[in-house]
RNA sequence: AUAACUAUGUGGCAAACCUGUUGUGAAGCAGGGACGCAAAGCUAUAGGGUCUUAUUUAUUUAAGACAGCCAGUUGCCAUG
Numbered sequence: 001a002u003a004a005c006u007a008u009g010u011g012g013c014a015a016a017c018c019u020g021u022u023g024u025g026a027a028g029c030a031g032g033g034a035c036g037c038a039a040a041g042c043u044a045u046a047g048g049g050u051c052u053u054a055u056u057u058a059u060u061u062a063a064g065a066c067a068g069c070c071a072g073u074u075g076c077c078a079u080g
Stems, first nucleotide, its partner, number of pairs: 006080004012037002017032006035068001041073003047070002049066006
């Protein structure tokens, strides 16, 4: 000097719920709020899954929502 492991810290995100607002809806956005998170960053014109609306003899078809379900992909600082 570099790498791995581990601990701590700075910084980061923000579930439920509440308020406002948009949407038929799943949900989105803003504010409050913290259950948690080392990818709770990004990706829903690659895959599975869940959910909504319309439709259908039929989870049948179509259009949507969710990345804090799995998955894919990129990837951080200080100190001991």

A computed fold for an 80-nucleotide RNA, annotated as c-di-GMP-I riboswitch aptamer.
It was read from a public genome assembly, where an Rfam model found it.